[in-house]
RNA sequence: GCGCUGGUAGCUCAGCGGAUAGAGUCCCUGGCUUCGAACCAGGUGGUCGGGGGUUCGAAUCCUCCCCAGCGCG
Numbered sequence: 001g002c003g004c005u006g007g008u009a010g011c012u013c014a015g016c017g018g019a020u021a022g023a024g025u026c027c028c029u030g031g032c033u034u035c036g037a038a039c040c041a042g043g044u045g046g047u048c049g050g051g052g053g054u055u056c057g058a059a060u061c062c063u064c065c066c067c068a069g070c071g072c073g
Base pairs, nucleotide, nucleotide: 001072002071003070004069005068006067007066010025011024012023013022018056027043028042029041030040031039049065050064051063052062053061
């Protein structure tokens, strides 16, 4: 330098054109308990890596850039 894969909640990930962007976990509150853990119920938390474009509509498609990993030279 070229190619491929990935970047979405604190963390691990789902979502692949239309709905309020979800799950688990963490954290917080309550229940339970002698107190904790476990368990049960509820809650907080996201400019979807950044810019531009296509579209009535973009996390999703196109393009440029950034970051990480892998391969080729």